[in-house]
RNA sequence: GAAGUGGGCCAGACCGCCGCUGGCGCGAGACCUGAAAGGGUGCGCUGGAGGAAGGUCCGGACUGCGCAGGGCGGCGUAGCAGCUAACGGCUGCCCACCGUGAGGUGAGGAUCAGAGCAACAGAGACGAGUCGGCAGGUCGUCGCAAGGCGGCAGGUCGGGUGAAACGGGCAAUCUCUACGCGCAGCAACACCAAAUAGGCACACCGUGAUCUGGCUCCGGGGAGUGUGCGGGUAGGUGGCAUCGAGCCGUCGCAGCGAUGCACGGCCCAGAGGAAUGGCGGUCACGGCCGGAACGUCGCAAGACGGGCCGGCCGCACAGAAUCCGGCCUAUCGGCCCGCUUCACAC
Numbered sequence: 001g002a003a004g005u006g007g008g009c010c011a012g013a014c015c016g017c018c019g020c021u022g023g024c025g026c027g028a029g030a031c032c033u034g035a036a037a038g039g040g041u042g043c044g045c046u047g048g049a050g051g052a053a054g055g056u057c058c059g060g061a062c063u064g065c066g067c068a069g070g071g072c073g074g075c076g077u078a079g080c081a082g083c084u085a086a087c088g089g090c091u092g093c094c095c096a097c098c099g100u101g102a103g104g105u106g107a108g109g110a111u112c113a114g115a116g117c118a119a120c121a122g123a124g125a126c127g128a129g130u131c132g133g134c135a136g137g138u139c140g141u142c143g144c145a146a147g148g149c150g151g152c153a154g155g156u157c158g159g160g161u162g163a164a165a166c167g168g169g170c171a172a173u174c175u176c177u178a179c180g181c182g183c184a185g186c187a188a189c190a191c192c193a194a195a196u197a198g199g200c201a202c203a204c205c206g207u208g209a210u211c212u213g214g215c216u217c218c219g220g221g222g223a224g225u226g227u228g229c230g231g232g233u234a235g236g237u238g239g240c241a242u243c244g245a246g247c248c249g250u251c252g253c254a255g256c257g258a259u260g261c262a263c264g265g266c267c268c269a270g271a272g273g274a275a276u277g278g279c280g281g282u283c284a285c286g287g288c289c290g291g292a293a294c295g296u297c298g299c300a301a302g303a304c305g306g307g308c309c310g311g312c313c314g315c316a317c318a319g320a321a322u323c324c325g326g327c328c329u330a331u332c333g334g335c336c337c338g339c340u341u342c343a344c345a346c
C1' cells in the first nucleotide's frame, strides 16, 4: 500500500421568525361546550423520538381470572459450565464444518424401547433372505453307457450396483429422556358516573291520584304517579412516565468474559386520532458542472494529480402509544480501534 476480518461510534451544527404538544406559574374568574365531572380559548418559563421508536419473534414486570396447587393433553428448549429478574438472549470452553488466515456457522441429548424412511443403479434397500458361478449329494426323466436336462436341501465364493448390502444411517418423521411453560392481556384492570329503557323497595291512587287556571273551590278528563336504591352503557379519571431490573461517569474493586459491586453525578418525551414541525441565513459533508492558474508525464495533441473560486442538487432507514431486557429486519454517508493475508522498502 492492497484485500479482508472483528468491534465501537455519529446520524448534521448554530442563529432568527412562525407554529404543535406535556409540566409549572401568572392573569381572568370572563367566554364556548357539557346534566355533572371535565375539556377548550391568553401570557411567561421549561421538557419534547430512535439506533432501530419498526416486525410483534422470545423473555419478564404489572393486572384479572378462587392467594393458580395436582393430573391429562398441548407447546417450547437441548454439548458442558456460567451470567441474568427471566429468556430460545449473552459469555467462556469443547466438538463438527467452512476459510491460507484473522475469523465465521452450528436445529451439537438418545437409533440394542418401539415405529417410519432412503432417488438412481442393482437379483436384492430396511421384517429379509435372494441372484449368479463352482464342487459334491439326492429325486425325476432321457440314454446301452459316458453323461445331458429339470427339481430339492445344505456348502462355498462373492464379481458387479450403490452413499449404504442382517450391518449401518436419518431423530430438520413420529417417538423417548431431561428441563421450562396455568390462561388472557393496558382495548389488561381499578374508580367516578348521565340521558333513555328495564329491575327492586316504600308512599299515593277508580273513595278518581299525578297532570291541566299563578293558587284554592266547583266542574271536565280517566290510569298510573312520586321518592329512594342498585347493576350496566355513553362520558371522565387512574393505571401512565420523577425513583426505576433507570441514565451518565470512574486508569476504582472482583472476574478470561458476559456480569456483579463500590463511589460520584442526574431526573431524561409522554399524547390518545395521537405533539416533536415549517421557512430563511451561515458553516460542515457528499456528488455533478463551469472557470482561471499550478505540478508531473509527453516533441505535440493531450492525460493524470491535489488545492482555489462560482453554481446546482442531495443528506438515509424510519417515527414513541403500559413499561423493560433481547433477537431479527431496514439504513445515504462518515469516523475510530484491534487483528489477518499478500506485495514492496529498510
Stems, first nucleotide, its partner, number of pairs: 001342010012283007020048007030041004050317001054328002057326005062185004074181005079093005094108001095106004109176002114174002116170002131158004137152006189238004199229006212220001246266005252261003285314007294305004

Predicted 3D model of a 346-nucleotide RNA (Bacterial RNase P class A) from a Burkholderiaceae bacterium.
Its mean pLDDT, the model's own confidence on a scale to 100, is 75.
Its Rfam family is "Bacterial RNase P class A". The family's RNA type in Rfam is ribozyme.
A source record names the gene rnpB.